[in-house]
RNA sequence: AGAGUUUAGUCAUGGCUCAGGAUGAACGCUAGCGGGAGGCUUAAUACAUGCAAGUCGAACGGUAAGGUCUCUUCGGAGAUACACGAGUGGCGAACGGGUGCGUAACGCGUACGCAACAUACCUUAUACUGGGAAAUAGCCCCGGGAAACUGGGAUUAAUAGCCCAUAGCAUUAUUGACUCGCAUGAGAGAAUAAUUAAAGUUCCGACGGUAUAAGAUUGGCGUGCGUCCCAUUAGCUUGUUGGUGAGGUAAAGGCUCACCAAGGCGACGAUGGGUAGCGGGUCUGAGAGGAUGAUCCGCCACACGGGCACUGAGACACGGGCCCGACUCCUACGGGAGGCAGCAGUAGGGAAUAUUGGACAAUGGGCGAAACCCUGAUCCAGCUCAUCCCGCGUGCAGGAUGAAGGCCCUCUGGGUUGUAAACUGCUUUUAUCAGGGAAGAAAUGAGAGGAUGAAUCUUCUUUUGACGGUACCUGAGGAAUAAGCACCGGCUAACUCCGUGCCAGCAGCCGCGGUAAUACGGAGGGUGCAAGCGUUAUCCGGAAUCACUGGGUUUAAAGGGUGCGUAGGCGGCUUGAUAAGUCAGUGGUGAAAGCCUACAGCUCAACUGUAGAACUGCCAUUGAAACUGUUUUUCUUGAAUUUAGAUGAAGUGGGCGGAAUAUAUCAUGUAGCGGUGAAAUGCAUAGAUAUGAUAUAGAACACCGAUUGCGAAGGCAGCUCACUAAACUAUUAUUGACGCUGAGGGACGAAAGCGUGGGGAGCGAACAGGAUUAGAUACCCUGGUAGUCCACGCCGUAAACGAUGAUUACUCGGUGCUAGCGAUAUACUGUUAGUGCCUAAGCGAAAGCGAUAAGUAAUCCACCUGGGGAGUACGGUCGCAAGAUUGAAACUCAAAGGAAUUGACGGGGGCCCGCACAAGCGGUGGAGCAUGUGGUUUAAUUCGAUGAUACGCGAGGAACCUUACCUGGGCUUAAAUGUAUAUUGACAGAUUGGGAAACCAGUCCUUCUUCGGGCAAUUUACAAGGUGCUGCAUGGUUGUCGUCAGCUCGUGCUGUGAGGUGUCGGGUUAAGUCCCAUAACGAGCGCAACCCCUAUCCUUAGUUGCAAGCAUUUAGUUGGGCACUCUAACGAGACUGCCGGUGAUAAGCCGGAGGAAGGUGGGGAUGACGUCAAGUCCUCAUGGCCCUUAUGUCCAGGGCUACACACGUGCUACAAUGGCCGGUACAGAGGGUCGCGAAGUCGCGAGAUGGAGCUAAUCCCCUAAAGCCGGUCCAAGUUCGGAUUGGAGUCUGCAACUCGACUCCAUGAAGUUGGAAUCGCUAGUAAUCGCGGAUCAGCAUGCCGCGGUGAAUACGUUCCCGGGCCUUGUACACACCGCCCGUCACACCAUGAAAGCUGACCUAGCCCGAAGUCGUGACCCGUAAGGGAGCGCCGAAAGUGUAGUUGGCGAUUGGGGUGAAGUCGUAACAAGGUAGCUGUAGGAGAACCUGUGGCUGGAUCACCUCCU
Repeated sequence: AGAGUUUAGUCAUGGCUCAGGAUGAACGCUAGCGGGAGGCUUAAUACAUGCAAGUCGAACGGUAAGGUCUCUUCGGAGAUACACGAGUGGCGAACGGGUGCGUAACGCGUACGCAACAUACCUUAUACUGGGAAAUAGCCCCGGGAAACUGGGAUUAAUAGCCCAUAGCAUUAUUGACUCGCAUGAGAGAAUAAUUAAAGUUCCGACGGUAUAAGAUUGGCGUGCGUCCCAUUAGCUUGUUGGUGAGGUAAAGGCUCACCAAGGCGACGAUGGGUAGCGGGUCUGAGAGGAUGAUCCGCCACACGGGCACUGAGACACGGGCCCGACUCCUACGGGAGGCAGCAGUAGGGAAUAUUGGACAAUGGGCGAAACCCUGAUCCAGCUCAUCCCGCGUGCAGGAUGAAGGCCCUCUGGGUUGUAAACUGCUUUUAUCAGGGAAGAAAUGAGAGGAUGAAUCUUCUUUUGACGGUACCUGAGGAAUAAGCACCGGCUAACUCCGUGCCAGCAGCCGCGGUAAUACGGAGGGUGCAAGCGUUAUCCGGAAUCACUGGGUUUAAAGGGUGCGUAGGCGGCUUGAUAAGUCAGUGGUGAAAGCCUACAGCUCAACUGUAGAACUGCCAUUGAAACUGUUUUUCUUGAAUUUAGAUGAAGUGGGCGGAAUAUAUCAUGUAGCGGUGAAAUGCAUAGAUAUGAUAUAGAACACCGAUUGCGAAGGCAGCUCACUAAACUAUUAUUGACGCUGAGGGACGAAAGCGUGGGGAGCGAACAGGAUUAGAUACCCUGGUAGUCCACGCCGUAAACGAUGAUUACUCGGUGCUAGCGAUAUACUGUUAGUGCCUAAGCGAAAGCGAUAAGUAAUCCACCUGGGGAGUACGGUCGCAAGAUUGAAACUCAAAGGAAUUGACGGGGGCCCGCACAAGCGGUGGAGCAUGUGGUUUAAUUCGAUGAUACGCGAGGAACCUUACCUGGGCUUAAAUGUAUAUUGACAGAUUGGGAAACCAGUCCUUCUUCGGGCAAUUUACAAGGUGCUGCAUGGUUGUCGUCAGCUCGUGCUGUGAGGUGUCGGGUUAAGUCCCAUAACGAGCGCAACCCCUAUCCUUAGUUGCAAGCAUUUAGUUGGGCACUCUAACGAGACUGCCGGUGAUAAGCCGGAGGAAGGUGGGGAUGACGUCAAGUCCUCAUGGCCCUUAUGUCCAGGGCUACACACGUGCUACAAUGGCCGGUACAGAGGGUCGCGAAGUCGCGAGAUGGAGCUAAUCCCCUAAAGCCGGUCCAAGUUCGGAUUGGAGUCUGCAACUCGACUCCAUGAAGUUGGAAUCGCUAGUAAUCGCGGAUCAGCAUGCCGCGGUGAAUACGUUCCCGGGCCUUGUACACACCGCCCGUCACACCAUGAAAGCUGACCUAGCCCGAAGUCGUGACCCGUAAGGGAGCGCCGAAAGUGUAGUUGGCGAUUGGGGUGAAGUCGUAACAAGGUAGCUGUAGGAGAACCUGUGGCUGGAUCACCUCCU
């Protein structure tokens, strides 16, 4: 000192969380020792038992117990200057000790004051201490009572009580005079008069007693300042505030009383409520602060709850008294006793806190002359209390085969645990045992001396230790007696394996776990701390997250809707005075302890001691006088007034006007009008709409009109009059700081709404109807009530916004507009006030603001402190109501929110492209059939592919095989292969039997050799096998976007950053193709080109090809030839190269020439970064999982070919551009030896026979068909169409039943051009025609190729689909198949209301009135003094009862929050599909809808204005 967490990523805002320290702690695991400290935080709950305050015989009468002595009848008696129970008396008991209930207070702290006071014991000083009398306790006697206790009688003492005397520096009264003080007043002295004292003991030393004065100490009282929360507590007070007088007190005082006055306190927070002992200090913090008030010290308060006084120097008294009450105990029932918040201890409560210990040895206290006694104060010890702090130890050194074991891995091995262990040597703190053994002790007393005799002081000796035989020291033996806890995903130091499989669980925050978990559990290893370690709780810190130091408010939370103005705060220039604030010096105080520093004592430390510093404060005093304040004197610049001018939709009231609309009447006129996306409701033949005229009504004021103007804001718009207000400009004069802000207060305050009375044309919530729709409580339409308008009165809120409070000063520029003024020459320029835009510096998270600040400063006010709950509840105030204002909490989440970036998306925009649309041609969808799929069925109908991108797809060919499926039968180291070893010469084949076959069981036959070996089989060993699962673990490969033009990088620049720029802009292109411009300059993968085919030509080469000329012939058949065609190799050619136009002169485009071909000539191959967790584990490969007499493997049969149905892709048709018959012409490209198969012959035919030729430019498949020529059919279910079915055959094949193709004869379905919808194609294309090939024994309407014939159309880019670029909005980022709102249903949680029930607190009044003080006291006692009964005032508790505050419970009820993939819709985010939001009002299942006014925090298009 920071870190984690909102996002796809970024910056900022903002909360939550963590790392630190601390504790009177508790809990979990663990535990060796010592020292020092601490130890009921809860029930101020109740307490058994013991102890905690006594002492004095040197005050007294005495003698119950004991000691000693004497006597004794041994029962006892007496004495005692030993001692002492009980009693009288004195002193103490008011200290010490405990607790924190109460108390928000002069209680505490601090500083003063008392001229308004007291003070026992102690000290000092002065004086005195004479005489007398009467009682009483005890003791004795008699009683009462269970007891506690108590009554009566007799007698007696005192340092108890009383009387007399004496007395002044005492007290009181009077007189007159002095000094002092801020005042009341105080002090000293004088005179006179009056009043009040005493106690003795005695060893004769002394100790006491009385009075007065003083000191010291301790108290009492008063005052200034400081001292928690709530304003949802705003008014409180009648002894209250003051005065006079009296009483009372130690003393001032309404402290109390009588009378008089009517005051006193309060927003600087009274009163009320809640909470709390206060301080020194303690913890934390850099500090300022915050929290706290255990232990120790000071003060206060209390002593079972409440009240009261007595005694006393001192109490309204913890271990005293009286009374009331509650509780407990004893009781003979009549009465009594008690108070641990003293020390121990018990019960209870609680997460939780110790011994019914020792001693007065020390310190201190009480009494006493003293010895001594008492002292649960204190000093010590104990605790199975690690509660905290401090210290020590659990060994040290060597030791590698890097042992064994564990764990991990790439596994014959390596790594790690780890010098760790074993082993060797050394040491002995601590623990154990044994021995020794303190300091704390000084006094007092006693004895003996000394200083002079005493008092007194002093020296020596002696006496006294609970702790404790403790600390400490020495010795002995032996590594011997001693290590755990938490953590290891990030924060945060520390990593692997196994198990588990969104389960079990973890978690401080983020989060982890759904089959490879460093996050769960275990293990190994590691990290941290260590006799402790973690967890929990609480406090401070981090948190600048309440901000004094030290924050903010345009958009993140936050500026009041706007003026006026009270208190308050702040305030211009100048002079003098003052000294309150301020500053400086000095003095007093700020207790001790603590903190800090130094030194010292325990072996160190903790701890303790001594000294210093500090205590930042308060008070007093002296001084200074700049600033602030106060007062005084000026000034004019702030402010205001005066004069003149001019401005405007400023306000209020009155009058007037025209257009439009509606209605009414009349007229013209006829069938529709109106309305919408399209319609309908509605109006209209009873005459609408339309047109004209007249009349009436209410509301609003077109054009001008504008980023215009005015106003404090809300707001203000026809013209005009009256009244009122205002800023502004210019200039003169006046006042002389009169100013700014403004809590409360009061005024104004859109729209909606409310009340009363008017008014009501249009519009128009509600409502009604019509549409739309799945629905439509909406959007659209037709109507329409409140309302909108006026007057008066309420309401007081808005996105009341510039989301920006008011005022003042200062700080570069540019350019408009409004209203003035000045100079000048009209131009122009300057200036003031206002109103806009752009911009520098600066500011800001950024967007942006930028003299109209969100800049730099100052003053005052208002407001904010995570989201939700909630602007809600309760309470108060206001209101007729609606409601407004003020305004929480429980609970819940880890985010919510701002600005900007990159994408994606939009029923946003712009530009562009594509058989995308359009223009055309032909199809599909209807029929029959083929084929694939779904579904259904089945023992099985194997599996996969499923929008585009599955469906004549994997499959380029399921009768068996294939085959993976089903049924049944077999096999189990296996069916195949490889390597190695060994053995053998068989195996195979043929054949027989069983069997459906596989298979099983027999028979026959039995190696080759160059001798090296080969081949085959068997055996053994190692590797099995799986078309089982996961394509969401993968490789490879493929589809699609898309042959779309995109996708990126380096350097530089820019931005806080994510990012941007480059890649955008202007042109252009098929193209990110090229050119220009340019903070970019270059580059890469794509595009293009390079490759192949094809179109033209040249050259070369002519067999199997060709045939012009020559010969020959049926025939290029042959000779000869290679010109042509063709074949197949190399080349040429096309590049916008040339011309014209256009364009920025560029790139290019348009036209032309030439050319076989012209602008990538046509076609192919070629597929960027990536997307779809796209497809494929059944091609192959492969991780993991699963099966192993089976999910492997062999065989037979069946199935994959099923069939109500639905869909896709095709074939054939529906006919005359045709069918049929006859004749006739022209291809290309392929294939062929397990093959193609000619000629010939047979068959109607499929085909059979046949076998030439051909390993192919040679032979064969192989007659191409459409076409052309001729004939026929005549519009029909046909001479179209060919399905289906019957019969007969051919071919392939072990085998055509399920289930092949083909032929012939016969049969002759549906179908007459196909609904909604939909597909392909832009030229040698579509359409049409046939041919070939792969697969293949056989099987083709499919697929892949080939050629023949050969069109139509494209105006164009508005629309549909897909794509590219730029831009815009966004609440999306799993990216629109996104996000997301509300009701309803279910579960849980907290909370409001509620008839009431029940507590606590406080309380007006009334009643009753204990104890007790005070007063009185006619009656009683007493000579009297005085006392008493009685009475009275006050008065606790109780009773009654009013008002209030605050809890708990509460049927029911309201909303809220949280929950898994529930229901209904789709309100919001894009123009979110009706822009959204907002105040208000109404309505509706719900989100919401509608009216009215407002806002932009609305997209798009276009225009005006302004700016660059």
Predicted 3D model of a 1508-nucleotide RNA (small-subunit ribosomal RNA) from an uncultured prokaryote. The RNAcentral record of the sequence draws on ENA. The coordinates come from a structure-prediction model, not an experiment, and the mean pLDDT is 84.